[in-house]
Molecule: c-di-GMP-I riboswitch aptamer
Organism: Nitrosomonas sp.
RNA sequence: UUUUGACAAAGGCAAACUCAUCGUGAGAUGGGGACGAAAAGCACCCAGUCUUGUAAAAAACAGUGAGCCUACCAAA
Numbered sequence: 001u002u003u004u005g006a007c008a009a010a011g012g013c014a015a016a017c018u019c020a021u022c023g024u025g026a027g028a029u030g031g032g033g034a035c036g037a038a039a040a041g042c043a044c045c046c047a048g049u050c051u052u053g054u055a056a057a058a059a060a061c062a063g064u065g066a067g068c069c070u071a072c073c074a075a076a
Base pairs, nucleotide, nucleotide: 002076003075004074005073013036017032018031019030020029021028022027035063041069046065047064048061049060051058052057
């Protein structure tokens, strides 16, 4: 440096649900909580799903897939 892995160690993250706030809404933020995942770190470029809208379009989801970048440990 690359690949594989989570056996072990050190660390983290946090689904559903719930309380408060914001939002037309999908949903987001904070607290509790822990289903889980080896990138459950980052980032809407592409697709997908979803919300609003007559449509055009706009918005949401990174724990939907792929892609970019970064990263602890172990083995080869």